Background: A computed fold for a 95-nucleotide RNA from Salsuginibacillus halophilus, annotated as Glycine riboswitch aptamer. The prediction has a mean pLDDT of 85. Of the family's consensus pairs, 91% are formed in the model. It matches the Rfam family "Glycine riboswitch aptamer". Its family is annotated with glycine biosynthetic process in the Gene Ontology. Taxonomically the source falls in Salsuginibacillus (Bacteria, Bacillati, Bacillota, Bacillaceae).

This record gives sequence, structure tokens and C1' cells, in this order.
RNA sequence: AUGACGGCAGGGGGAGAGACUGCAGCUGAUGCUGCGGCGCCGAAGGAGCAAGCGCUGUGCGCGAAUCUCUCAGGCAAAAAGACUUCUGUCGGACG
Repeated sequence: AUGACGGCAGGGGGAGAGACUGCAGCUGAUGCUGCGGCGCCGAAGGAGCAAGCGCUGUGCGCGAAUCUCUCAGGCAAAAAGACUUCUGUCGGACG
């Protein structure tokens, strides 16, 4: 159960922080890319931990996040974006 809740797919909403700068390349151009410089952001992903619980026990293990760290990613727009919502579909009480 006229379907809680969850998976998958698609659509909508969705914050923060330099349109910074050196060299080189690409482009019709705005700009983009690579290698650097200084400064930032946290809501892809990643990493860390409290209470508590457990054990072979003065230690070890398990242990969450929108918290913390910024490895990665991002800092006009675009893209991405935790989360949220709608639709479809699958499962079906696992809530």
C1' cells in the first nucleotide's frame, strides 16, 4: 500500500570567491590553453574528528555533517554545483 522511503533518468531552483598577473601558444574577437606568481572560495569529489559503542583495554577499533582542511575543484559569463523540487520509471515498509 490511492505507496512512507529509496535507486535510476530527465527538467526547474541553487551560494561563495581576482573578467588579477608574467611568459608561450591558439582565435576574427571577447577570450581560451599550458607552465609559473601573489591573493581568495567551499556546496562536485576527497580527507579529518565528538558523543557514543566495542575489544584481546591506561591502548586500539568503529564513529556524522552544510563542521574543519583545502589534495582536487572553483574565483565575469558559460560549464560545474551540495541540497531541494517536479515528472517518469523500478523496488516496496527496507521507514